[in-house]
């Protein structure tokens, strides 16, 4: 650095509906993929993407092998 394997955080309401953590819509959050900011960098900062039940993802961090 590949790959496989474990672990891995934040943050929600309303609305709609016959039901459903549907879908537009509304205000309000999150920072740990990506991207932006600084001469460069960051675990800082923006909040564009992305999130805000679970599962998925998910910076990192351990194990093994090459």
């Nucleotide at each position: 650095a590949u790959a496989c394997c474990g672990g891995g955080a934040g943050a929600g309401c309303c609305g709609g509906g016959a039901a459903a953590g549907g879908a537009a819509g509304g205000c309000a959050c999150c920072g740990a993929a990506g991207g932006g900011g600084c001469a460069g960098a960051a675990a800082c900062u923006c909040u564009c993407a992305g999130g805000u039940a679970a599962a998925c993802g998910g910076a990192c961090c351990g194990g093994u092998a090459u």